[in-house]
Context: one part of a larger RNA
RNA sequence: GAUGAACGCUAGCGGCAGGCUUAACACAUGCAAGUCGAGGGGCAGCAUAAUGGAUAGCAAUAUCUAUGGUGGCGACCGGCGCACGGGUGCGUAACGCGUAUGCAACCUACCUUUAACAGGGGGAUAACACUGAGAAAUUGGUACUAAUACCCCAUAAUAUCAUAGGAGGCAUCUUUUAUGGUUGAAAAUUCCGAUGGUUAGAGAUGGGCAUGCGUUGUAUUAGCUAGUUGGUGGGGUAACGGCUCACCAAGGCGACGAUACAUAGGGGGACUGAGAGGUUAACCCCCCACACUGGUACUGAGACACGGACCAGACUCCUACGGGAGGCAGCAGUGAGGAAUAUUGGUCAAUGGACGCAAGUCUGAACCAGCCAUGCCGCGUGCAGGAUGACGGCUCUAUGAGUUGUAAACUGCUUUUGUACGAGGGUAAACGCAGAUACGUGUAUCUGUCUGAAAGUAUCGUACGAAUAAGGAUCGGCUAACUCCGUGCCAGCAGCCGCGGUAAUACGGAGGAUUCAAGCGUUAUCC
Numbered sequence: 001g002a003u004g005a006a007c008g009c010u011a012g013c014g015g016c017a018g019g020c021u022u023a024a025c026a027c028a029u030g031c032a033a034g035u036c037g038a039g040g041g042g043c044a045g046c047a048u049a050a051u052g053g054a055u056a057g058c059a060a061u062a063u064c065u066a067u068g069g070u071g072g073c074g075a076c077c078g079g080c081g082c083a084c085g086g087g088u089g090c091g092u093a094a095c096g097c098g099u100a101u102g103c104a105a106c107c108u109a110c111c112u113u114u115a116a117c118a119g120g121g122g123g124a125u126a127a128c129a130c131u132g133a134g135a136a137a138u139u140g141g142u143a144c145u146a147a148u149a150c151c152c153c154a155u156a157a158u159a160u161c162a163u164a165g166g167a168g169g170c171a172u173c174u175u176u177u178a179u180g181g182u183u184g185a186a187a188a189u190u191c192c193g194a195u196g197g198u199u200a201g202a203g204a205u206g207g208g209c210a211u212g213c214g215u216u217g218u219a220u221u222a223g224c225u226a227g228u229u230g231g232u233g234g235g236g237u238a239a240c241g242g243c244u245c246a247c248c249a250a251g252g253c254g255a256c257g258a259u260a261c262a263u264a265g266g267g268g269g270a271c272u273g274a275g276a277g278g279u280u281a282a283c284c285c286c287c288c289a290c291a292c293u294g295g296u297a298c299u300g301a302g303a304c305a306c307g308g309a310c311c312a313g314a315c316u317c318c319u320a321c322g323g324g325a326g327g328c329a330g331c332a333g334u335g336a337g338g339a340a341u342a343u344u345g346g347u348c349a350a351u352g353g354a355c356g357c358a359a360g361u362c363u364g365a366a367c368c369a370g371c372c373a374u375g376c377c378g379c380g381u382g383c384a385g386g387a388u389g390a391c392g393g394c395u396c397u398a399u400g401a402g403u404u405g406u407a408a409a410c411u412g413c414u415u416u417u418g419u420a421c422g423a424g425g426g427u428a429a430a431c432g433c434a435g436a437u438a439c440g441u442g443u444a445u446c447u448g449u450c451u452g453a454a455a456g457u458a459u460c461g462u463a464c465g466a467a468u469a470a471g472g473a474u475c476g477g478c479u480a481a482c483u484c485c486g487u488g489c490c491a492g493c494a495g496c497c498g499c500g501g502u503a504a505u506a507c508g509g510a511g512g513a514u515u516c517a518a519g520c521g522u523u524a525u526c527c
Base pairs, nucleotide, nucleotide: 001526002525003524005523006522007521008520009519012379013378014377015376016375017374018372019371020337025335026334027333029332030331031330034080035079036078039077040076042073043072046071047070048069050067051066052065053064054063055062056061087290088289089288096215097214098213099212100211101210102209103208106207107206111203112202113201114200115199116198117197119153120152121151122150129142130141131140132139133138159182160181161180162179163178164177165176166175167174168173188195189194216262217261218260223253224252225251228250229249230248231247232246233245234244235243265287266286267285268284269280270279271278272277292313293312294311295310296309315326316325317324318323343369345368346367347366351365352363353362354361355360382413383412384411385410392404393403394402395401396400418464419463420462421461422460423459427454432449433448434447435446436445437444438443439442471516472515473514474513475512476497477496478495482511483510484509485508486507492499493498
């Protein structure tokens, strides 16, 4: 000098930041991922219209009831999303990370762009209905039905195979032309504007893989290795590869530190230092790994998937004892651990994300507010005058002097701050709605209008009145600041040297002083 700090004493305000470093310990409760009716069958609930029926009534009408007709929509089928965003640092000494290359060994939903196409047909199934099992979770059977769900046929390829030729390169090879064979597509909705679907090519974005170099300690760890090292051939993958398997060979690594053990997420950065270096990895950003522990795959463009599935295990809970349910290292919050770390808050107004033509819905991402002197920065606690140098305190050479000290009283002034009252910009521009202009009537532009959690906050004005606001540590030397009293190697102090045994500037108190200041000291850690 620094800190994600803690403790002691003290404490007026604001701005900006930060806030479980320990038990990746266990978790009550709520919320954190949905959306689309412009894909579908439908209609549980809500609103609405018409018609039919019943009751009351002479009638108008009122009540009840039936009908999905309309707005819309619980649950269901279907699409997209849930692989992002958010958390944590257990594991990992590794191509994990950093940096630089390569892929003639690869994939990429949504998006952009280019070209071509969309003909015909079929069988189911959920919901609903009926019925059964079960305490529940859940689940069986029968019958019906739809789709942008599923399947078949047709038509097409630069896909794939064979033959022949050309061009190029970086070993394997790459690319192109012709002929023949084989396989494989599609979905509709419609407000007629469009939106979507299929195939093939290119781009963009995101990823996968490989390689050079760098990346903690211990040799009181010296040998390690059988899928091990290489080959051939199958399999597998988006793709190369012992990735996996069969056979063959006997290799491969190592004092330039293999193997083993311990420790540890890596980097940009941060702290310190003149630098070299040392230390560190909180907050923010990039990458990686993980999601109660271990394993496995399914779906999908993408996961071996935090709020998905299955199996095993530990733990907790429900149970009718037969069987079931759960996973905060998301945001709050609880217990425990600990020296120690916050609210079971508000809003989608902005930014961003998912879905949707849109309106919009969802969003503990985000933006805000609350708590905490945890840090940094800023402001204030008044200013000027005022000497009989008052009273009191303390000290001394003691009728007095010195000091506290212009300090106080007193006079004048100011009002940051505070309290009260009033005004109050911008974060908002888009989208949407209404209108206008241009032309090709759905695009572009313009005008108006709508939308603010924070919050009547920031800020400004007026009134009042010095009013509401100072402490901590130290005073032997290092080190700025000294005397008196008490104590008497006691009580105690102390970072080092050291103080204390009767005149202690070093202990305790007092007066005074020094220093920093809403903080000041102590402890811990790093340079």